The RNA shown here (c-di-GMP-I riboswitch aptamer) has 82 nucleotides and comes from an uncultured Microbacteriaceae bacterium.
[in-house]
RNA sequence: CAACGACAACGGCAAACCCGGCGCGAGCCGGGGACGCAAAGCCACGGGGCCCGUAUCAGCGCGGGUCAGCCGGGUUACCGAA
Numbered sequence: 001c002a003a004c005g006a007c008a009a010c011g012g013c014a015a016a017c018c019c020g021g022c023g024c025g026a027g028c029c030g031g032g033g034a035c036g037c038a039a040a041g042c043c044a045c046g047g048g049g050c051c052c053g054u055a056u057c058a059g060c061g062c063g064g065g066u067c068a069g070c071c072g073g074g075u076u077a078c079c080g081a082a
Base pairs, nucleotide, nucleotide: 004080005079012037013036017032018031019030020029021028022027035069041075042074043073045072046071047070048067049066050065051064052063053062054061
C1' cells in the first nucleotide's frame, strides 16, 4: 500500500413510524425516533422496482421522473486484530 473485517478503539449513518413542509405521484427536505448498516459516504453507468404521461381492446412500446437501505459497477474514506 492492497486485499480483508475483530466480542478491538474513536466515532458515524439512520429503517419503520410520528410531526411540519414540498411534489399530480413515486418520493424528497427538516425535527423526533432506531430496524439495521464496515462504506447505509458520493455517483443514475448497467440490470431491476416504483411513479407520471403517451400509445394500444389489452399487453409490448415510447418519453420523462424516482429509488444509492434492490443487485452490479465506478469513486473517496476512519481503525488495524486474524
Model confidence (mean pLDDT): 90 of 100.